[in-house]
Large-subunit ribosomal RNA, domain VI from a metagenome, 252 nucleotides, folded computationally. The prediction has a mean pLDDT of 84. The RNAcentral record of the full RNA draws on SILVA.
Context: one part of a larger RNA
RNA sequence: CGUUAGAGCAUUGAAAGGAGUUUCCAUUGUACGAGAGGACUUGGAAGGCUAUACCUCUGGUGUACCAGUUAUUGUACCUACGGUAAACGCUGGGUAGCUAUGUAUAGAGCGGAUAACUGCUGAAAGCAUCUAAGUAGGAAGCCCACCUUAAGAUGAGUGCUCUCUAAGGUCACGGCAAGACUAGCCGGUUGAAAGGUGUUCAGUGUAAGGUUAGUAAUGGCCUCAGCUUAGACAUACUUAUAGACCUUCGAU
Numbered sequence: 001c002g003u004u005a006g007a008g009c010a011u012u013g014a015a016a017g018g019a020g021u022u023u024c025c026a027u028u029g030u031a032c033g034a035g036a037g038g039a040c041u042u043g044g045a046a047g048g049c050u051a052u053a054c055c056u057c058u059g060g061u062g063u064a065c066c067a068g069u070u071a072u073u074g075u076a077c078c079u080a081c082g083g084u085a086a087a088c089g090c091u092g093g094g095u096a097g098c099u100a101u102g103u104a105u106a107g108a109g110c111g112g113a114u115a116a117c118u119g120c121u122g123a124a125a126g127c128a129u130c131u132a133a134g135u136a137g138g139a140a141g142c143c144c145a146c147c148u149u150a151a152g153a154u155g156a157g158u159g160c161u162c163u164c165u166a167a168g169g170u171c172a173c174g175g176c177a178a179g180a181c182u183a184g185c186c187g188g189u190u191g192a193a194a195g196g197u198g199u200u201c202a203g204u205g206u207a208a209g210g211u212u213a214g215u216a217a218u219g220g221c222c223u224c225a226g227c228u229u230a231g232a233c234a235u236a237c238u239u240a241u242a243g244a245c246c247u248u249c250g251a252u
Base pairs, nucleotide, nucleotide: 001152005163006162007161008160009159010158011157015149016148017147018146021047022046023045024044025043026042032037049107050106051105052104053103054102058100059099060098061097065093066092067091068090069089070085071084072083073082074081075080109144111143112142117137118136119135120134164250168246169245170244171243173187174186175185176184193239194238195237196235197234198233199232200231202228203227204226209222210221211220212219213218
């Protein structure tokens, strides 16, 4: 832009894509077979691969959340802190998020038409012949069934409801488990959308300061302390103010 007014919601399915697996156990060392060997069928179990989702568990990451520590430098000095050391100096941990090697689920048919092939009846050709008329089976393959997309399917489908400066939508505003930008989604005082604050989960591991033991390094106690990013709950303290715009009965 189109779909012939504009919207909101729900749908049909032309068409397209995906999926499709293996082994073992029992039936059974049975049927069959001289033996060697060795089933159909039915039931059960375990894997492989792939896909999707998720983070409870096991782990990874987690660039400044916590601690330790070396050198150097700054805050006049001590102490205590800050900066730099390849874009965390190094080391030990680690919340949320993201994630796989982790967790969960799924890959269901006793359907249809067939291939090679196997048949039944059966002539042409008094026999024979699966084929010429007729007719039955038969594959991980084909079609359907299953999952997903799908009316730009221009052949543009269908249903319900709403609206006529209205319904509805866009910008602007506060944001996000959404995101390159767009798009998507949520919220806007009739409010928990984000920030802040409080409590808490969780992480780190017992802060500073004081006191005390020791000549000192260092240790004990106040202290399972102190600090804390993204988590949870609560709370209008702050910001969601003020607004602007599109669409007006629908050609032939």

Rfam family: Bacterial large subunit ribosomal RNA. Its family is annotated with ribosome and structural constituent of ribosome in the Gene Ontology.